The RNA shown here (transfer RNA) has 77 nucleotides and comes from an uncultured Solirubrobacterales bacterium.
Formats: sequence, C1' cells, structure tokens
RNA sequence: GGGGCACUGGCCAAACUGGCUAAGGCACCGGUCUCCAAAACCGGCGAUUCCAGGUUCGAGCCCUGGGUGCCCCGCCA
Repeated sequence: GGGGCACUGGCCAAACUGGCUAAGGCACCGGUCUCCAAAACCGGCGAUUCCAGGUUCGAGCCCUGGGUGCCCCGCCA
C1' cells in the first nucleotide's frame, strides 16, 4: 500500500435482511422481605445504533468517504 470482517446503553446482545415508539440479560437506582446483609421478587433510569454525508415516503439494515480494532496478502529494511 491492497483486501476481508467487526463496531448498537457502563458490559453482553437482538431487531424476522428497509416498515409502528431500537428487544432482552448483567450492572446501577428504589421498594418488598430480613435484626442487618445476601439471595429472590416487584418497579424504575440509561441509546448521536463509531463519525460525516447520500438514497428513500421511511435507514440499525442500502450507497459514498473517514475512524478504531482484528485477520490475510504485498513492499522496504
């Protein structure tokens, strides 16, 4: 330098492959219970879907450019 894959809350992870307001789990916060705590149960908060554009009535999903990480190939030494 070229190519491939991945990126979604603090962490993990889904979205039927373009269609309603982006699931769920852990963590966190509050409550019930308990002498207290843990566990369990109930409730709650948290999203610029890596960034910037584009296409479309409509984008997490498609297109273009960029970023980061991993892998493969090549060049120099």
The sequence was found in a public genome assembly. Rfam family: tRNA. Rfam classes the family as a transfer RNA. Model confidence (mean pLDDT): 82 of 100.